[in-house]
RNA sequence: GGCUCAGGAUGAACGCUGGCGGCGUGCCUAACACAUGCAAGUCGAACGGACACCAUGGUGUAGCAAUACUCCAGAAGUGUUAGUGGCGAACGGGUGAGUAACACGUGAAGAACCCACCCCGGACUUCGGAAUAACCUCGGGAAACCAGGGCUAAUACCGGAUACCUUCCUCUGGCGACAUCGCCGGGGGAAGAAAGAUUUACGGUCCGGGUCGGCUUCGCGGCCUAUCAGUUUGUUGGCGGGGUAACGGCCCACCAAGACUUCGACGGGUAGCUGGUCUGAGAGGAUGAUCAGCCACACUGGGACUGAGACACGGCCCAGACUCCUACGGGAGGCAGCAGUGGGAAUCUUGCUCAAUGGGCGCAAGCCUGAAGCAGCAACGCCGCGUGCGGGAUGAAGGCCCUCGGGUUGUAAACCGCUUUCAGUAGGAACGAAAAUGACGGUACCUACAGAAGAAGGUCCGGCUAACUACGUGCCAGCAGCCGCGGUAACACGUAGGGACCGAGCGUUGUCCGGAUUUAUUGGGCGUAAAGAGCUCGUAGGCUGUUCAGUAAGUCAGGUGUGAAAACUCUGGGCUUAACCCAGAGCCUGCAUUUGAUACUGCUGUGACUAGAGUUCGGUAGGGGAGCGGGGAAUUCCUAGUGUAGCGGUGAAAUGCGCAGAUAUUAGGAGGAACACCGGUGGCGAAGGCGCCGCUCUGGGCCGAAACUGACGCUGAGGAGCGAAAGCGUGGGUAGCAAACAGGAUUAGAUACCCUGGUAGUCCACGCCGUAAACGGUGGGCACUAGGUGUGGGCUCUAACCAACGGAGUCCGUGCCGUAGCUAACGCAUUAAGUGCCCCGCCUGGGGAGUACGGCCGCAAGGCUAAAACUCAAAGGAAUUGACGGGGGCCCGCACAAGCAGCGGAGCAUGUUGCUUAAUUCGAGGCAACGCGAAGAACCUUACCUGGGCUUGACAUGGUCGGAAAAGCCGUAGAGAUACGGUGUCCUUCGGGGCCGAUCACAGGUGGUGCAUGGCUUUCGUCAGCUCGUGUCGUGAGAUGUUGGGUUAAGUCCCGCAACGAGCGUAACCCUUGUCCUAUGUUGCCAGCGGGUCAUGCCGGGGACUCAUAGGAGACUGCCGGGGUCAACUCGGAGGAAGGUGGGGAUGACGUCAAGUCAUCAUGCCCCUUAUGUCCAGGGCUGCAAACAUGCUACAAUGGCCGGUACAAAGAGCUGCGAUCCCGCGAGGGUGAGCGAAUCUCAUAAAGCCGGUCUCAGUUCGGAUCGAAGUCUGCAACUCGACUUCGUGAAGCUGGAGUUGCUAGUAAUCCCAGAUCAGCAUUGCUGGGGUGAAUACGUUCCCGGGCCUUGUACACACCGCCCGUCACACCACGAAAGUCGGUAACACCCGAAGCCAGUGGCCCAACCGCAAGGAGGGAGCUGUCGAAGGUGGGAUCGGUGAUUGGGGUGAAGUCGUAACAAGGUA
Repeated sequence: GGCUCAGGAUGAACGCUGGCGGCGUGCCUAACACAUGCAAGUCGAACGGACACCAUGGUGUAGCAAUACUCCAGAAGUGUUAGUGGCGAACGGGUGAGUAACACGUGAAGAACCCACCCCGGACUUCGGAAUAACCUCGGGAAACCAGGGCUAAUACCGGAUACCUUCCUCUGGCGACAUCGCCGGGGGAAGAAAGAUUUACGGUCCGGGUCGGCUUCGCGGCCUAUCAGUUUGUUGGCGGGGUAACGGCCCACCAAGACUUCGACGGGUAGCUGGUCUGAGAGGAUGAUCAGCCACACUGGGACUGAGACACGGCCCAGACUCCUACGGGAGGCAGCAGUGGGAAUCUUGCUCAAUGGGCGCAAGCCUGAAGCAGCAACGCCGCGUGCGGGAUGAAGGCCCUCGGGUUGUAAACCGCUUUCAGUAGGAACGAAAAUGACGGUACCUACAGAAGAAGGUCCGGCUAACUACGUGCCAGCAGCCGCGGUAACACGUAGGGACCGAGCGUUGUCCGGAUUUAUUGGGCGUAAAGAGCUCGUAGGCUGUUCAGUAAGUCAGGUGUGAAAACUCUGGGCUUAACCCAGAGCCUGCAUUUGAUACUGCUGUGACUAGAGUUCGGUAGGGGAGCGGGGAAUUCCUAGUGUAGCGGUGAAAUGCGCAGAUAUUAGGAGGAACACCGGUGGCGAAGGCGCCGCUCUGGGCCGAAACUGACGCUGAGGAGCGAAAGCGUGGGUAGCAAACAGGAUUAGAUACCCUGGUAGUCCACGCCGUAAACGGUGGGCACUAGGUGUGGGCUCUAACCAACGGAGUCCGUGCCGUAGCUAACGCAUUAAGUGCCCCGCCUGGGGAGUACGGCCGCAAGGCUAAAACUCAAAGGAAUUGACGGGGGCCCGCACAAGCAGCGGAGCAUGUUGCUUAAUUCGAGGCAACGCGAAGAACCUUACCUGGGCUUGACAUGGUCGGAAAAGCCGUAGAGAUACGGUGUCCUUCGGGGCCGAUCACAGGUGGUGCAUGGCUUUCGUCAGCUCGUGUCGUGAGAUGUUGGGUUAAGUCCCGCAACGAGCGUAACCCUUGUCCUAUGUUGCCAGCGGGUCAUGCCGGGGACUCAUAGGAGACUGCCGGGGUCAACUCGGAGGAAGGUGGGGAUGACGUCAAGUCAUCAUGCCCCUUAUGUCCAGGGCUGCAAACAUGCUACAAUGGCCGGUACAAAGAGCUGCGAUCCCGCGAGGGUGAGCGAAUCUCAUAAAGCCGGUCUCAGUUCGGAUCGAAGUCUGCAACUCGACUUCGUGAAGCUGGAGUUGCUAGUAAUCCCAGAUCAGCAUUGCUGGGGUGAAUACGUUCCCGGGCCUUGUACACACCGCCCGUCACACCACGAAAGUCGGUAACACCCGAAGCCAGUGGCCCAACCGCAAGGAGGGAGCUGUCGAAGGUGGGAUCGGUGAUUGGGGUGAAGUCGUAACAAGGUA
């Protein structure tokens, strides 16, 4: 610093699940399209009709009659009602498309306004007239409907009268206001009403007032975008008209040229606004479902009519799209009312009632009312309740786990006792209703009854985050909000058991707020993490010294009005509780107005002041700037001289130059560029930058003085100017240097680094560009806050005349160190990154990207401004510990060097790889695998292969049962295992043991995993290191100690030190060896004494010596001297057998390499179980184009061979070593003394020495290979042993690049012994002794290591990290010939309906009329305006587009090595 989670919320959806009730809520999408029904009517007390009923009258039929039936007329009346008329239909209900607007909220204004019904008051309600629907008739049409003629009524329409009064005109009085103007009066003139019906009553007209509602205007408030910067022509204002209820460019004519805008106009995008809602500690952020207020809309667009009110959701006209009907001529329609249908992830019933509340009409009864009240559906939300309660342990069974003991599920269940809420059944039964009237509803509620009966799931359990085990799976399947799980032991996947959390719900997804102080007003930052503009000037703006007076805008206090209700909070009340509802209070943080206060801020004052700022005067330093002129050194070139073979260049070379005379050297000349030394964290400048000398012009600073001005100041969005290098244009110039380019080198390559050349350019003039790590990575100004020490400029003071030096002080600049303070740390620290104030700029995870698009600038290059998609969970800073560096310092080591001997070449041996094979068993892999496991593969070993067998097994333990024999020996078959037969007959405490067979548990596995492990081991490394406690320092990781100065083999020791101590390592203690002493002398020894032998400690003896055994001594820098810090220590010396660790060994710190080993052993888990176990025979491990490793033997004369001769140590030995003697050329054979070993044996040591021979050759070197014959071991030498003899006699003449060991009794060389072992090692391994060197100047280099330090982008730690092209796949984006569409304008054309205007002719009941006509009106026509439409060129936005460009992402692609270490050219 980002990402992520835990909280709350939801008109939700989805998954699993679902008992009851109450209260709410329910098309967020397609303002998409709609079938069907309903949602606005009512009044007969306005009117004329019509119809029905009917008193009554009449006709006809039947009858003698009464009477019955039928038909006609039908007053008054009753009822119904199509039409005229009135009121309503502008409410109620729906939706949120449009709208960024006075649309909304809030507060004002209307002295520019209107208002039907209703209320109050006043006054009227008079006289007439003409029509017209209905109706009749006739006609057209499919229909919708329409036309002509005739009759008629009114509360329909018209005229006259009257006028409390109103309006207008005019004259006039008073009062008020900032103004237009308004209010209260008076006189005159003109104009203006009415409607009846019915008898309870309701109406009508005019005027005034009220109420309700509306209209207009204004202040303030609330979205994004500047990659929208300019907009506007009725535009802004005026005069005069028109129009309206009313002001107004609202409209028109004329006049003027204005108006708005960086305090964001205009444009684009988005959006109904609010009360509120969600969240939040709050400030805020998000939101605008339900409820309430306002607005807008009603298929889309336009328009008016009627009316009090509309430009009208269920009215009209026109245009358009769509749907439907049609007889094709023409018509009809508008669910964003309630239900309902399609559509959609998703949102309900085509329900009941007007009982209540409310609305319309009506005198009323009443009618209408999908408003409303109710019911239905939905866990959609909130709230409440239930699914039982108590007892119950042998802790049942089952499940799961298990260390097999047990644990857990779990009082859970069963079982016993009890209760009945809810649901169920039955009975009763409200409030809501004031007189009647109840949809809800036989509902709430009450009572009774039966029975634990009908009622539990979801998610999660690696960390965050409460909750763990087993099995399955094996980077698969899958999980995942982030980190991340899964590659055979998964608490992370799936399942189970258990657990956690919620609970009729639980999870998931989407969205909002929170956490996030992660946009920071509250409450952040900018030296290095993202972030100070390259610098200056300066406009607007912001901020601004001291003092006085006034004012009262901000500010503070009080009052008044308003801030709807609901909501929210508190208190109380009502539903059994709660949710919910009701009442009261608070709140509504706001706005307006008014009265006060005046500290601060503001404003006013041709007020005052001088500390800020500036001016003046006098000094002063300077690479400050511009122009002009001058100078010398050097490079290069030219000319001439001298001179000769090279020069030049590099790591080394070459290209290049040179006998046509270079380089070198001397002289003269030409030309351009730059100014050595002085020169300095020194100077000047705003920055960039400025350096030879002089002249001219010119800017700024500093110091001193205090005369003047009187706040004139600071900062600075836009803007302007300056601005390194490179680059561009034009014209010059060009000595040197030098991109590009060429050549030469280097290299795997080398389009580089290095070299030789070389053009632009570098230089000048003028004009552009406008960027840099333009950096102090630190914007400017002012003030304050310890010091110390340098340095540049000025001034003052200081001695005894001045001056100089010195000293002191002061102002300005420039460095270093450092306190407080600050900082994440590093660091900064009066030149702040400290403490404050003012102003500007900039930042908000990394990449994409300072890129695309757009705009502006530029000749171009390019610059400025500046995104998104997509992608990642990091990127980054500072510091820490390590590791590393082709960084540094110090030091060590056979590390190099100096030497000696080798390896690498040959042959062979052994091991390994590879190949081969039925098998060539397995492991080990740089050092630290490869003569390694293996201290010894013919069988065995043996694990491998082939074949043949066995299955409780070759081996162990236990249970049960049975048995009579076991092992051994012999025979037969067989390759053998084995099978069969015979023989054989164990011990005993008398229980049995042992043995065999059957069966069950189990055995067995050199099968896998050394990356599950123990143990053991290798290596770094016998390197000197690794840590801890307490303290101290640091926010912390950590540091200190352990660093430093010395010293050492050593973190060995000394000194110093915020450290003081301690531990594991080092050293020492242990073994061995080197000297001496003491003790003891057998099997060892033999000096002296004695004996004996050819000879020999052979014998008696002896302990002196050697030696053995055991114990001591000795060496400690103890002594002397030099050096050193009076140290540690070191150098030299003495003495000593040994001298500074005497030599050698054993001993291996914390750790590293997932180092090695599951095949030594042990062991978890997995796997096999008539086989991956086990037995047997044969084969293989020994196989051979090749390669490597380790050795042996050589290549010869310091040698080979032959003969003679001398001297060890350490070991081993009874299934053994084996003397002696005999045989064999020999290996060996026969014999078998002695010895369980200081006694005997293995056992002759060899090199050496003496003598002889060979004479430099593939040999008398060398011995491989092969042939033949043998010996030994062994059941057995074919595959496949060793040795002997004879013969054969290969390669090889000292070994390329490279590489190994060794510093003294070492290397080299020479033999000896042992383990393993039947046999097999001349070559391996482990030991032993013999002979016995050379060299080390030294630490530059190679390798390894230690300490300190430094850099780091490494931490799996350089075998690290990491960059770019190319290739492949996918993704998003840009460009693109075009192409398709949306939107808003513009110009022109056409021009519906309609308002307005005009109008020849035509038509017309009311009034006038002398009957002609007039007044007035209408249709029609014309015109302005005018929607849709058309044409056109542009604008803007989006979709798509062959191709193309870069970008991002992607376990194992290609090429190189750019960066990180001095990263190998910083």
Predicted 3D model of a 1466-nucleotide RNA (small-subunit ribosomal RNA) from a metagenome.
Rfam family: Bacterial small subunit ribosomal RNA.
The coordinates come from a structure-prediction model, not an experiment, and the mean pLDDT is 84.